[in-house]
RNA sequence: GGCCUCAUCGUCUAGGGGUUAGGACGCAAGCCUUUCAAGCUUGAAACGAGGGUUCGACUCCCUCUGGGGUCA
Numbered sequence: 001g002g003c004c005u006c007a008u009c010g011u012c013u014a015g016g017g018g019u020u021a022g023g024a025c026g027c028a029a030g031c032c033u034u035u036c037a038a039g040c041u042u043g044a045a046a047c048g049a050g051g052g053u054u055c056g057a058c059u060c061c062c063u064c065u066g067g068g069g070u071c072a
Base pairs, nucleotide, nucleotide: 001071002070003069004068005067006066007065010025011024012023013022018055027043028042029041030040031039048064049063050062051061052060
């Protein structure tokens, strides 16, 4: 340098055009407990950046940025 692939809550992940963007762990509050832990309930928390297509984009296309793989 060419090609392929990935990027979603703090972490790991689901979602492949119309979802309230879901789950696990973690975090916060409450309940329980003499207290802690465990358990139960509730809550906060995310679509890498810029364009394009579309009535509508996390999702499709292009470019960029970053990670991984492969060829030379």
A computed fold for a 72-nucleotide RNA from a Candidatus Villigracilaceae bacterium, annotated as transfer RNA. Its Rfam family is "tRNA". Rfam links the family to the GO term triplet codon-amino acid adaptor activity.